[in-house]
This is a predicted complex of two RNAs, RNase P RNA and transfer RNA, with 448 nucleotides together. Rfam match: Bacterial RNase P class A. Rfam describes the family as follows. Ribonuclease P (RNase P) is a ubiquitous endoribonuclease, found in archaea, bacteria and eukarya as well as chloroplasts and mitochondria. Rfam links the family to the GO terms ribonuclease P activity, tRNA processing and dimeric ribonuclease P complex.
RNA sequence: GCAGAUGGCUGGAUGAUCGCUGCCCGUUCGCGGGGAGAGGAAAGUCCGGGCUUCACGGAAACACGGUGCCGGUUAAUGGCCGGCGAGGGCGACCUCAGGGAAAGUGCCACAGAAAGCAAACCGCCUGUUCAUGUAACAGGUAAGGAUGAAAGGGUGCGGUAAGAGCGCACCGCGGCGUUGGUAACAGGGCUGGCAAGGCAAACCCCACCGGAAGCAAGACCAAUAGGGAUAGUUGCUUUAAGUAGCAGGCGGGUUUCUGCGCCACUGUCCGGGUGGUUGCCUGAGCAUGCUGGCGACAGCAUGUCUAGAGGAAUGAUCAUCACUGUGCUCUAUGCGCAGUACAGAACCCGGCUUACACGCCGUCUGCCAUU
RNA sequence: GCACCGGUAGCUCAGCUGGAUAGAGCACCAGACUACGAAUCUGGGGGCCGAGGGUUCGAAUCCUUCCCGGUGCACCA
Numbered sequence: 001g002c003a004g005a006u007g008g009c010u011g012g013a014u015g016a017u018c019g020c021u022g023c024c025c026g027u028u029c030g031c032g033g034g035g036a037g038a039g040g041a042a043a044g045u046c047c048g049g050g051c052u053u054c055a056c057g058g059a060a061a062c063a064c065g066g067u068g069c070c071g072g073u074u075a076a077u078g079g080c081c082g083g084c085g086a087g088g089g090c091g092a093c094c095u096c097a098g099g100g101a102a103a104g105u106g107c108c109a110c111a112g113a114a115a116g117c118a119a120a121c122c123g124c125c126u127g128u129u130c131a132u133g134u135a136a137c138a139g140g141u142a143a144g145g146a147u148g149a150a151a152g153g154g155u156g157c158g159g160u161a162a163g164a165g166c167g168c169a170c171c172g173c174g175g176c177g178u179u180g181g182u183a184a185c186a187g188g189g190c191u192g193g194c195a196a197g198g199c200a201a202a203c204c205c206c207a208c209c210g211g212a213a214g215c216a217a218g219a220c221c222a223a224u225a226g227g228g229a230u231a232g233u234u235g236c237u238u239u240a241a242g243u244a245g246c247a248g249g250c251g252g253g254u255u256u257c258u259g260c261g262c263c264a265c266u267g268u269c270c271g272g273g274u275g276g277u278u279g280c281c282u283g284a285g286c287a288u289g290c291u292g293g294c295g296a297c298a299g300c301a302u303g304u305c306u307a308g309a310g311g312a313a314u315g316a317u318c319a320u321c322a323c324u325g326u327g328c329u330c331u332a333u334g335c336g337c338a339g340u341a342c343a344g345a346a347c348c349c350g351g352c353u354u355a356c357a358c359g360c361c362g363u364c365u366g367c368c369a370u371u
Numbered sequence: 372g373c374a375c376c377g378g379u380a381g382c383u384c385a386g387c388u389g390g391a392u393a394g395a396g397c398a399c400c401a402g403a404c405u406a407c408g409a410a411u412c413u414g415g416g417g418g419c420c421g422a423g424g425g426u427u428c429g430a431a432u433c434c435u436u437c438c439c440g441g442u443g444c445a446c447c448a
Stems, first nucleotide, its partner, number of pairs: 001367009012321007020037002023034004039342001043353002046351005051214004057258006064210005069083005084098001085096004099205002104203002106199003121145002123141007130133001153171006172194001173192004178187003218278004227270007234247004248263004272447003285304008322340007372444007381397004390428001399415005421437005
């Protein structure tokens, strides 16, 4: 210098004028003054938690849903960090829903002889027969051909009628010890002659996690309206009375145990009515520094308060500057024109994913050149 | 805001427990019938299953990320 890999940052600045929403102060109640006011994703709602309600509760089992190498981190997670294994790349580095297929069930279309307790179409070999061949029959054979995504260990040597783990060496695979490591796993030893194809983002098995609903949850105050249709719902005794008792039934997956509630109430549809307060912004908060840790992260100290609207504010215009592109041009430190993204909090927080103009920074790799 | 459903010819829908060249009706085009038109009969064209990625030998179908469209929901009585 060229080509890459990877981790981050920024998200126009200042001033003036006119507005919008909260807060504070003053007030002659007209208003005046001060100060604050979107994001890195506020988005998608894909995960996880806080918070709230539910006696339709609690416990156990099953069902259902989710997750899935190992260890750590965290309030928690399917996130993140570190490691292991497999695959890709010369490399930096990247990708992986990465448990179990020798528990079971199922599927493997077409092609092919055979597709799951494997299989003989061609070929090869042996035997018999005859018309001695490009033949027929019987048998052996998975080394070769052909089909397929896949043909039941691979390569080589020996062996054999031809072949074959039939024998041997190496590799792979299984079993049993052993060494290192918390573990996943890695190394090495002995042994087995191969028995065990793929698919679990098919059912399933194993381990772990999960009660359901969601701020339109929920709480409080005040007002308005307080109509109609339809459906369902127990027996006995008792009472003035659905008053009481017994049994029975119902209750947001099922069953059991235990407890609770209900059995004039509930559901559905049509119609009617509707304001305000709260939940609601001090929080797993933010900034800086130190300490521990490879890291995610944790601890301590100091400082700080930083939107809180509610059909929904956070805006518009102008000037100057900044950056980018472009035209004129005396090629300039000049003049002009255009552009400056994605996008807008709605109870709050931690992640993931997706969108994003012009730019900026760090670390690393390969190649080339020069010293 | 929260919860949920759907996307397959021009339109309305099947197929979605993996194995097709993706079907049906209407519409469209051509021919026959007719003096002409409609109806009817015969034949034909038209899709890459909303988009990307993954699992698998194989995906409209299974998983995942995005895009588009739609539905429901408060309180009182």